[in-house]
RNA sequence: GGGUGUAUAGCGCAAUUGGUAGAGCGACGACCUUACAAGCCGUAGGUUGCAGGUUCGAGUCCUGCUACACCCA
Numbered sequence: 001g002g003g004u005g006u007a008u009a010g011c012g013c014a015a016u017u018g019g020u021a022g023a024g025c026g027a028c029g030a031c032c033u034u035a036c037a038a039g040c041c042g043u044a045g046g047u048u049g050c051a052g053g054u055u056c057g058a059g060u061c062c063u064g065c066u067a068c069a070c071c072c073a
Base pairs, nucleotide, nucleotide: 001072002071003070004069005068006067007066010025011024013022019056027043028042029041031039049065050064051063052062053061
């Protein structure tokens, strides 16, 4: 230098052929317990890496950039 893949909640990850962004773990609160753990119920937490484009509508399609991993040279 060329190519491929990945980037979504604090963490590891889903999201069907473009149509309301989710569950698990964790955090917080209530119940339970003398208390803790476990169990059970609920709540909060997101500029979907960044910037544009297409579209009535984009996590998803297109372009550029950034970071990481791998392959070629």
Transfer RNA from Raphidocelis subcapitata, 73 nucleotides, folded computationally. The RNAcentral record of the sequence draws on ENA. Its Rfam family is "tRNA". By type it is a transfer RNA. About the family: Transfer RNA (tRNA) molecules are approximately 80 nucleotides in length. It is recorded under the gene name trnV-UAC. The organism belongs to Raphidocelis, within Eukaryota.